This is a predicted structure of a 486-nucleotide part of an RNA (small-subunit ribosomal RNA, 3' major domain) from uncultured Paramicrosporidium. RNAcentral holds the full RNA, with entries from ENA and SILVA. Its Rfam family is "Eukaryotic small subunit ribosomal RNA". For this family Rfam cites "Crystal structure of the ribosome at 5.5 A resolution" (Yusupov et al., Science, 2001). The source organism's lineage runs through Eukaryota, Opisthokonta, Fungi and Rozellomycota.

[in-house]
Context: one part of a larger RNA
RNA sequence: UGACGGAAGGGCACCACCAGGAGUGGAGCCUGCGGCUUAAUUUGACUCAACACGGGAAAACUCACCAGGUCCGGACAUAGUAAGGAUUGACAAAUUGAGAGCUCUUUCUUGAUUCUGUGGGUGGUGGUGCAUGGCCGUUCUUAGUUGGUGGAGUGAUUUGUCUGGUUAAUUCCGAUAACGAACGAGACCUUAACCUGCUAACUAGUUGGCAGUAUGUGAAUACCGGCCGCAUCUUAGAGGGACUGACUAUGUUUAAUAGUCGGAAGUUUGAGGCAAUAACAGGUCUGUGAUGCCCUUAGAUGUUCUGGGCUGCACGCGCGCUACACUGACAGAGCCAGCGAGUACACCUUGGCCGAGAGGCUUGGGAAAUCUUGUGAAACUCUGUCGUGCUGGGGAUAGAUCAUUGCAAUUAUUGGUCUUGAACGAGGAAUUCCUAGUAAGCGCAAGUCAUCAGCUUGCGUUGAUUACGUCCCUGCCCUUUGUACA
Numbered sequence: 001u002g003a004c005g006g007a008a009g010g011g012c013a014c015c016a017c018c019a020g021g022a023g024u025g026g027a028g029c030c031u032g033c034g035g036c037u038u039a040a041u042u043u044g045a046c047u048c049a050a051c052a053c054g055g056g057a058a059a060a061c062u063c064a065c066c067a068g069g070u071c072c073g074g075a076c077a078u079a080g081u082a083a084g085g086a087u088u089g090a091c092a093a094a095u096u097g098a099g100a101g102c103u104c105u106u107u108c109u110u111g112a113u114u115c116u117g118u119g120g121g122u123g124g125u126g127g128u129g130c131a132u133g134g135c136c137g138u139u140c141u142u143a144g145u146u147g148g149u150g151g152a153g154u155g156a157u158u159u160g161u162c163u164g165g166u167u168a169a170u171u172c173c174g175a176u177a178a179c180g181a182a183c184g185a186g187a188c189c190u191u192a193a194c195c196u197g198c199u200a201a202c203u204a205g206u207u208g209g210c211a212g213u214a215u216g217u218g219a220a221u222a223c224c225g226g227c228c229g230c231a232u233c234u235u236a237g238a239g240g241g242a243c244u245g246a247c248u249a250u251g252u253u254u255a256a257u258a259g260u261c262g263g264a265a266g267u268u269u270g271a272g273g274c275a276a277u278a279a280c281a282g283g284u285c286u287g288u289g290a291u292g293c294c295c296u297u298a299g300a301u302g303u304u305c306u307g308g309g310c311u312g313c314a315c316g317c318g319c320g321c322u323a324c325a326c327u328g329a330c331a332g333a334g335c336c337a338g339c340g341a342g343u344a345c346a347c348c349u350u351g352g353c354c355g356a357g358a359g360g361c362u363u364g365g366g367a368a369a370u371c372u373u374g375u376g377a378a379a380c381u382c383u384g385u386c387g388u389g390c391u392g393g394g395g396a397u398a399g400a401u402c403a404u405u406g407c408a409a410u411u412a413u414u415g416g417u418c419u420u421g422a423a424c425g426a427g428g429a430a431u432u433c434c435u436a437g438u439a440a441g442c443g444c445a446a447g448u449c450a451u452c453a454g455c456u457u458g459c460g461u462u463g464a465u466u467a468c469g470u471c472c473c474u475g476c477c478c479u480u481u482g483u484a485c486a
């Protein structure tokens, strides 16, 4: 000096508590992990920092596993064999899962490409993440880290980097044997909010004016991408805007904190991104034509084909979905988003027709602010039926059947219809997440995707209760102290 242990004092955090909300833990199902089973149920990861994670929703492929069958994609060198032929390919029968000449029978074909050894390569989702790179995660979302000159000490080292106040912050004020600096924090970047000020727009609109169409005797009303305007709404460029501004109170009358005003905005304006020093024998050799070494390399751990498996079920654990109903279920009607995405071998799909539906047929539009699409979403609102009964709550499990994707659907891809109608009457001990457009409810889009979301990542819609504090529990940081250790 540190790490650790016992103390003491400060400070901080909904991965801590308090006050509460939603739960999870109980049920059914989905899914991951273990175990058991199995030819194989491939494998990594196991406290936070493994377990709806490997972007891991595996019917084939993927694929690494299992039962089997082919092929060489064995460069190059060297030594053989060898034009009187090194070798290659093949109908049919047998054989085989197989229309694999794989092998065998039978012969044809080919022509120096090969074949047989040796050396040496190559390939490998083979091993080693405890040999590594790179990337990621974590310690650690906290405020921490470092050197120059000077001071102290023989020196390791220390001071700077602090008694105090303050801050989200080693943030500032101040104190001061230190002075002046660097990284991190902040600033910065992205995004959401404001602009009746600027610049524009037939791929966005529109108070207007003029045309046109329809109704009407007319007044007028409705429609209209034909034109002229406009720039409020929409889009997006340049800019502006907040700096806690002004006031009051507290405060060394400093930094700042609380309240009020103004303001679109006053928790760092909200939410993200980026993110120091030092580490971990954290994860990944299964991301890579990154990679050392080892193993294997033709009866292959290479590669491809067929089938199976990864889905198996006495059981234990984790993330979730659906519920247990009346603030509800069902039936009609009303009615409103924002992120997206979209086609050469074929995507997003409007309209029309057929069909109970799932879906089918047929016309079109769109490489997109133009078309799908105002994605007319769901919760929600209105009216009616039900009336607290495992009920019209719940929708597991089965049976039948019709479609769709795909070469292929059995161990049922998914969807529809009819029937069946299980547990579940709010969940013990435990335990998770959370402070405002947040929690929770609700759906939508994208990722994966031939087909398939109960997953994930975003997006909007409806929208609470309760703190606005504390260090009691759990942990982290700092200071002081003590003891052993390196």
Base pairs, nucleotide, nucleotide: 001486002485006481007480008479009478010477011476012475013474016470017469020434021433022432023431024430027322028321029320031318032317033316034315035313036312043054044053065308066307067306068305069304071302076119077118078117079116080115086113089108090107092105094103123296124295126294127293128292132290134284135283136282137280138279139278144183145182146181148179149178150159151158152157162174164173165172188273189272190271191270192269194240195239198237199236200235201234205230206229208228209227210226212223213222214221215220243266245261246260247259248258249257250256324427328386329385330384331383332382333381334380341372342371347366348365349364351362352361353360354359393424398419399418400417401416402415403414440462441461442460443459444458445457446456447455